[in-house]
RNA sequence: GCGAUCAGAUCGGGAGAAUCGAACACGUCGAUGCCGAAGGAGCAACCGCCCCGGAAACUCUCAGGCCCAAGGACCGAUCUGAGCAA
Repeated sequence: GCGAUCAGAUCGGGAGAAUCGAACACGUCGAUGCCGAAGGAGCAACCGCCCCGGAAACUCUCAGGCCCAAGGACCGAUCUGAGCAA
C1' cells in the first nucleotide's frame, strides 16, 4: 500500500413451495402434498502440489422451510484480522 486471496463483523438487496381438520388470543398439533438458497450427504464437471486431495448454484431431501416474522446460498459497500506485494 491492498491490485488479488481467506475468515469474521456491520449495513443493504435476497427466491421457491399447500390444503384440510382440530384446538383456538397468538402459539401449536395431525394427515397428505410440496420447496431448496442454512447445514448435511451423493455423483461429478472442473482444479491442484496429480500418490492423492479439493470440489458445485447439479442431485438427494436426513435436517430446514411452505401467511407474517425469523432464517437464508449468493451479490454490493465498509471495517478488522490473516496474508501478499513493493